[in-house]
RNA sequence: GCCUCUGUAGCUCAGUGGUAGAGCGCCCACCUCGUAAGCGGGAGGUCGUGGGUCCGAUCCCCACCAGAGGCU
Repeated sequence: GCCUCUGUAGCUCAGUGGUAGAGCGCCCACCUCGUAAGCGGGAGGUCGUGGGUCCGAUCCCCACCAGAGGCU
């Protein structure tokens, strides 16, 4: 230098065009003599950045940034 993959909640990951979700974690309440476990509820997101296409983009296209792997 070129190619491929990845980037979504604090962490691990779903979501392949139509108002963004799960598990764990965090907070509150219930339960218990108390703790753990269990159960219910809640908060938390400019979907890596900037453009484009589209009535509408996390999703499609382009460039860039970061990470992983490969080739030279």
This is a predicted structure of a 72-nucleotide RNA (transfer RNA) from a Nanobdellota archaeon. The source organism's lineage runs through Archaea, Nanobdellati and Nanobdellota. The prediction has a mean pLDDT of 84.